[in-house]
Order: sequence, then C1' cells, then structure tokens
RNA sequence: UUAGUAAACCAGCUGAUCGCGGCUGCAAGUGCCGAAAGGCCGCAGGCGAGGAAAGUCCGGGCUUCAUAGGGCAGGAUGCCGGAUAACGUCCGGUGGAGGCGACUCCCAGGCUAGUGCAACAGAAAUAUACCGCCACAAUACGUGGUAAGGUUGGAAGGGCAGUGUAAGAGACUACCGCCUCUUUGGUAACAAAGAGGGCAUAUGUAAACCCCAUUCGAAGCAAGACCGAAUAAAGACAAUGCGGCGGCCCGUCGCGUCUUAGGUAGGUCGCUGGAGCCUAUCGGUAACGGUAGGCCUAGAUAGAUGAUCGGCAGAUACAGAACCCGGCUUACGGUUUGCUAAAGCA
Repeated sequence: UUAGUAAACCAGCUGAUCGCGGCUGCAAGUGCCGAAAGGCCGCAGGCGAGGAAAGUCCGGGCUUCAUAGGGCAGGAUGCCGGAUAACGUCCGGUGGAGGCGACUCCCAGGCUAGUGCAACAGAAAUAUACCGCCACAAUACGUGGUAAGGUUGGAAGGGCAGUGUAAGAGACUACCGCCUCUUUGGUAACAAAGAGGGCAUAUGUAAACCCCAUUCGAAGCAAGACCGAAUAAAGACAAUGCGGCGGCCCGUCGCGUCUUAGGUAGGUCGCUGGAGCCUAUCGGUAACGGUAGGCCUAGAUAGAUGAUCGGCAGAUACAGAACCCGGCUUACGGUUUGCUAAAGCA
C1' cells in the first nucleotide's frame, strides 16, 4: 500500500430572536372556564427523541380476571457449564463445518421405540437376481447357489486387504468404522486408552407424525384505579307550588325538587427515579456482580420537540417517543484502533 477480519466511538457544532410541550421555585385575585370533578391565567430558572424511537419476533416488570392439587389437549425450547428478574438472549467451552490466516458459522436430543414419505431412473429402495459368476441339467426365455464385478440413483445391504469357496458371502482374520463395557482426565458436554461383540442397529427424512426431557394460566396502558353531568330507574317531598325576565304588582316564559344506586360524556391518576446513567475500585477468562462517590436525563392525549438570520466544518445517512425495561431482527452515514495475508521500501 492492497485485500480482509474483529471491535469501539460519533450521529453536524455554535450565537441571536420568535414559538411549542412538561417540570421546579416565587407570586396569587371574594380572577376566568366548568353543574361538578377539575382546569386556566403572571414572573424566573432549567429540561425537551434514537442507535435503531422501527418490525412487534422473544423475555420480564406492572394491571385486571382466573386459580386447592393433579391430569388431558395445545404451544415453546433442545450439546455442556455459567450469567440474568427472565429469555428462544449473552459469555465461556465441547463436537462439527468454512477459511492460507486473523476469524466466522451451526433449529447440535431420538429414524439402534413405532408409523409414514422418498419424483425419475433402476431387476431391486429395505426388499430383491437384470447382466455377470458357479453348480446341475442338456438347449427351454431351464432349476438352484451367489451381492466379489457391471448397469440406475442423492442413497444398493459397514469399508478395505486377505483366508476361504464350485462361485461367493463377517463364513473367518488383521486394520478402520459401529455398538457395549471398563479405566484415566474433565463440574459436564466430551477426549484418550483398553477389553468385548462378527455386526444383532446399518439409505435419507423428526424445519414428517411421533417419542423423550424441560417449560408455559389468560388478556393487555384503549391494562386498570378514582371523581363524575345529561337521559332513563327507585324512593321521599311539594302541588292557590317552584324557577327565569322584573325594584314591585300585573303580565309573560319554562317546569317539578331532593336523595340513592349505577358509572356513559367529561376529568384526574396510572406516566416516568428506573432490574436507571456516569466515574473509580474490587471479584470473575468473560457475560456479569459487589462497594464508594456523583447525576436526574421528554412525558404529550389529536398528540410539543420548530422557524428565521449569522459564523464554522468534512455540507449533513437511516430515521420521530406514546406504560416501562432486557434482547433479537431489519434500515443506515462517518471516524478510529487491534489483528491477519500478500507485495514493496528502509
């Protein structure tokens, strides 16, 4: 320098003016709106989107309902150990796969429990004899043996070499593979070594049914809690009654009033101080946890977070909170660092 690999960080900055949404403090009128609940009005200060606020795919908090206990059905997960509130997430390992390497990836239990499925090709797909080989027979396209060889296929009865045989065959033997057991190391997954079994399991598929183990009550902030008109309901009371206009009468207009339960419209809460963030230190390989100190960092409800004018720069990607938090996935601009490979220069 080129190519690659792993990770961290930033998300235009700044000044002025005007505006919008919360919060805190001060001030506060027999103020305004409203039947009420409740809300509004002044001044000052401070705060005001994200790494993904997104998809709504997992997990938890919280809320209401359900629930003695157990089971069926159904869903989810699936190597081992750890982390965590929990997880399908993360960390560290084991085994496997890819890469020269740094490093990355894996829906990694069981088809040696049962059932099913496997187009086409092929004689035959778990069962067989098409060709071939061998024996008999004697010419028929015969009978029998045989999976060593050929043909088809993704897959053909563990592989390979030998013994053996009429030809063959785990029929037998060595090695490899597989299964069972033992020992050693490891918390474990597993690894190594040894012994045994002639192989009894023996094509694939469990992102096929199914089996095994673990686990799951349901719905979601439009959850839900409180206050609470009108109409309708029940009860009580009044009925030459009550209310409005009006100084009063006449007049004229309207018609019940109060209480209770319910909880609609409306209002308040839930709502943001939290499994929170930053720094230091300790434990741990790490995920993470402990301790100390510091910080407060949106909370709307038709939904604020903007506009204008300057200055600077690399000229600005993807994108806008709606109960909260931990993850995953997807979209996307830039900067920096470690490491790897190759080439060049000193």
A computed fold for a 346-nucleotide RNA from Lachnospiraceae bacterium OttesenSCG-928-J05, annotated as Bacterial RNase P class A. The gene name in the source record is rnpB. Taxonomically the source falls in Lachnospiraceae (Bacteria, Bacillati, Bacillota, Clostridia). The RNAcentral record of the sequence draws on ENA. Its Rfam family is "Bacterial RNase P class A". About the family: Ribonuclease P (RNase P) is a ubiquitous endoribonuclease, found in archaea, bacteria and eukarya as well as chloroplasts and mitochondria.